RNA sequence: GGGCUCAUAGUCUAGCUCGGUUAUGACGUCGCCCUUACACGGCGAAGAUCCAGUGUUCAAAUCACUGUGGGCCCA
Numbered sequence: 001g002g003g004c005u006c007a008u009a010g011u012c013u014a015g016c017u018c019g020g021u022u023a024u025g026a027c028g029u030c031g032c033c034c035u036u037a038c039a040c041g042g043c044g045a046a047g048a049u050c051c052a053g054u055g056u057u058c059a060a061a062u063c064a065c066u067g068u069g070g071g072c073c074c075a
Stems, first nucleotide, its partner, number of pairs: 001074007010027003020058001029045005051067005
């Protein structure tokens, strides 16, 4: 230098191919129940710039382009 690929709560992750209701689940955090108490378990809550910008569209996490960062391959 070229090609491919990934980026979503604190962490991991589904959804992206095929655009459409309030973005999924787990762990963690907080509250309540349970227990003498803790753990386990049950119920509930908070927690997201869907990497950034632009474009397409009635509508974008999803499609296109550019950029940033990470990974892989080639030179």